[in-house]
The RNA shown here (transfer RNA) has 75 nucleotides and comes from a bacterium. Its Rfam family is "tRNA". By type it is a transfer RNA. It was read from a public genome assembly.
RNA sequence: GCCCUCAUCGUCUAGCCCGGCUUAGGACGCCAGCUUCUCAAGCUGGAAACGCCGGUUCAAAUCCGGCUGAGGGCA
Numbered sequence: 001g002c003c004c005u006c007a008u009c010g011u012c013u014a015g016c017c018c019g020g021c022u023u024a025g026g027a028c029g030c031c032a033g034c035u036u037c038u039c040a041a042g043c044u045g046g047a048a049a050c051g052c053c054g055g056u057u058c059a060a061a062u063c064c065g066g067c068u069g070a071g072g073g074c075a
Base pairs, nucleotide, nucleotide: 001074002073003072004071005070006069007068010028011027012026013025020058030046031045032044033043034042051067052066053065054064055063
């Protein structure tokens, strides 16, 4: 230098190929309440995310381009 893969709540991840369905879902964790002598467990509720910029479109996490970062291959 070229090519390939990946990037979503604090963590792990579903959804992406095939655009439209709830407040973008789930598990663990966190917060509050209930329960308990206390803790844990359990139950209920809550906060929390689409790497950045642009394009296409009525509509983009999803399609396209560029950039950034991570991993891999070739030279």